[in-house]
A computed fold for a 359-nucleotide part of an RNA from Actinomycetaceae bacterium L2_0104, annotated as large-subunit ribosomal RNA, domain IV. The coordinates come from a structure-prediction model, not an experiment, and the mean pLDDT is 88. The RNAcentral record of the full RNA draws on ENA. It matches the Rfam family "Bacterial large subunit ribosomal RNA". Gene Ontology terms of the family: structural constituent of ribosome and ribosome.

Context: one part of a larger RNA
RNA sequence: UCGUGGUUAAGGAACUCGGCAAAAUGCCCCCGUAACUUUGGGAGAAGGGGGGCCCGAGCCUUGAAACCCCUUUGCGGGUUAGGGGUGAGGGUCGCAGAGUCCAGGGAGAAGCGACUGUUUAUCAAAAACACAGGUCCGUGCGAAGCCGCAAGGCGAUGUAUACGGACUGACGCCUGCCCGGUGCUGGAAGGUUAAGCGGACUGGUCAGCCCACCUGGUGUGGGUGAAGCUGGGAAGUUAAGCCCCAGUAAACGGCGGUGGUAACUAUAACCAUCCUAAGGUAGCGAAAUUCCUUGUCGGGUAAGUUCCGACCUGCACGAAUGGCGUAACGACUUCUCCACUGUCUCGACCACGAACUCG
Numbered sequence: 001u002c003g004u005g006g007u008u009a010a011g012g013a014a015c016u017c018g019g020c021a022a023a024a025u026g027c028c029c030c031c032g033u034a035a036c037u038u039u040g041g042g043a044g045a046a047g048g049g050g051g052g053c054c055c056g057a058g059c060c061u062u063g064a065a066a067c068c069c070c071u072u073u074g075c076g077g078g079u080u081a082g083g084g085g086u087g088a089g090g091g092u093c094g095c096a097g098a099g100u101c102c103a104g105g106g107a108g109a110a111g112c113g114a115c116u117g118u119u120u121a122u123c124a125a126a127a128a129c130a131c132a133g134g135u136c137c138g139u140g141c142g143a144a145g146c147c148g149c150a151a152g153g154c155g156a157u158g159u160a161u162a163c164g165g166a167c168u169g170a171c172g173c174c175u176g177c178c179c180g181g182u183g184c185u186g187g188a189a190g191g192u193u194a195a196g197c198g199g200a201c202u203g204g205u206c207a208g209c210c211c212a213c214c215u216g217g218u219g220u221g222g223g224u225g226a227a228g229c230u231g232g233g234a235a236g237u238u239a240a241g242c243c244c245c246a247g248u249a250a251a252c253g254g255c256g257g258u259g260g261u262a263a264c265u266a267u268a269a270c271c272a273u274c275c276u277a278a279g280g281u282a283g284c285g286a287a288a289u290u291c292c293u294u295g296u297c298g299g300g301u302a303a304g305u306u307c308c309g310a311c312c313u314g315c316a317c318g319a320a321u322g323g324c325g326u327a328a329c330g331a332c333u334u335c336u337c338c339a340c341u342g343u344c345u346c347g348a349c350c351a352c353g354a355a356c357u358c359g
Base pairs, nucleotide, nucleotide: 001354002353003352004351005350006349007348008347010345011344014343019340027051028050029049030048031047036041038170052092053091054090055089058086059085060084061083062082066079067078068077069076070074093097105338106337107336108335109334110333111332112330113329117129118128133168134167135166136165137164138163139162145154146153147152171325172324173323174322176255177254178253181252182251183248184247185246186245187244190243191242192241196237197236201232202231203230204229205228208224209223210222211221212220213219214217256274257273258272259271260270283317284314295311296310297309298308299307
């Protein structure tokens, strides 16, 4: 000096991002116990008192032998020694009696998530995941969906109160407007549309035939050209899809601007106008969302960028990508108070261990 323990005057969070760490609380019995509440809880709420040992009245219980009683002679009733429990009161010892170990700190308010659960084996346990409940979509059974090339299997030895998929996430009150875009569903018409079918028309090849030439040959050149083979190919015919027409938002998603106006001012219930598929309803709101911002006002403090209650100017909340509340719950996050303390003012000392110096 470090580590692990212990003690500490006065103060008591002044420490610090933050009471981190430590201290304090702790058991049993009795008394007593608020807001709120889903009437179960909250609750061990909170807050108090008692606790060793000895004597011990009384009370409760058990109860043999003996004795007593009977109108019921019975597995009847009563008294009682002894045993067990409880115990008013009294005494007694210590600084201290749940004497060691073991063994809840508590209260108030807010956010988020209803809850018990689950998770990043090895830096994250949470507000993330799950959840019961809600809604939508698909599926009629050889079900849909999934695995497999198939056979086959799971679903399920189930059958729509079932199974699969998606979103939301207890409960309470609710869940507004928009179908123009995208998606999905439906639509015997119409438009467009492939291979295939079709084969108008046409190219090549070529027997034969015709013409010209001279070196008169199994010659050369030109023309026409049936059948066959072969190349191209129009009209016409033809599915889904797309276009088109509807429906659908607890499908993906979206939910305006400008100007003017009231007899103080300010503001605008009101009017006008442009645009849109429709212009954000209820509720909430400087919020886990607010940039400006430490917004403004109130509360709490001597003093408060955090906190709580309001306001609304919502940069850029908003209704199952759920909105707003909510008792209970939480090793969650934030603020405050009580208790408590070496966290601190501000250090000190002791024990053990380690390092270092000397030997």